[in-house]
Molecule: Lysine riboswitch aptamer
Organism: Bacillota bacterium
RNA sequence: AGGUGAGGUAGAGGUGCGGUUGGUAAUAAGUACGUCCGGGUAGAGCAGGGGACUUCAUGAACCGAACGGAAAGGGACCACCGCCGAAGAUUUUAGCAUAUCCCAGGGCUAAAGUCUGGUUUGUCAGUGAAUAACUGGCGGACUGUCACCGGGGGGAAGCCCUUUCUGCCCGGUGGAGCGCUAUCUCACUA
Numbered sequence: 001a002g003g004u005g006a007g008g009u010a011g012a013g014g015u016g017c018g019g020u021u022g023g024u025a026a027u028a029a030g031u032a033c034g035u036c037c038g039g040g041u042a043g044a045g046c047a048g049g050g051g052a053c054u055u056c057a058u059g060a061a062c063c064g065a066a067c068g069g070a071a072a073g074g075g076a077c078c079a080c081c082g083c084c085g086a087a088g089a090u091u092u093u094a095g096c097a098u099a100u101c102c103c104a105g106g107g108c109u110a111a112a113g114u115c116u117g118g119u120u121u122g123u124c125a126g127u128g129a130a131u132a133a134c135u136g137g138c139g140g141a142c143u144g145u146c147a148c149c150g151g152g153g154g155g156a157a158g159c160c161c162u163u164u165c166u167g168c169c170c171g172g173u174g175g176a177g178c179g180c181u182a183u184c185u186c187a188c189u190a
Base pairs, nucleotide, nucleotide: 002189003188004187005186006185007184008183009182010181011180014084016083017082018081019080021079022078023077024076033068034067035066037064038063039062043055044054045053048103050102051101052100087116088115089114090113091112092111093110094109095108096107098105117143118142119141120140121139122138123137124136125135126134127133145175146174147173148172149171150170151169152168154166155165156164157163
């Protein structure tokens, strides 16, 4: 000098990822719901179950007309913020809040384990008001990275022919982010 292992720092993949962030305009929707009228006739309290509680013949649920009439979640654009296991899914545990209460279910948060490199698109399933969008599975295409193989080409060494090494370019096959590139520290090593 090179190599191996451990730890740290900084970066790359691009229609890059995300947000209990703020704003704007839509959608949700003339829906839910309220009042009144008419019908209806014993139940009702979103959807599953049982119990409790409340309510209902002073007329429940449900249907129709008239008059009024939302919101949340999800998405778009702009700004801001955090980033490159960015992020997503799934399982378990714990917690929080739920449309009367309990169980269950679903939602959100945190931790641990497992899986997925990324983008896009088709199809199936789920969530959803939705032909929006998101998530997952299975395919197609594109792309980044590393390894191996083949070819081109410049350089270097050896050098009779010719061989070896190597930044770069092209192609093929394969792997996975606990990866890859660069760099620093420590330890080991001819």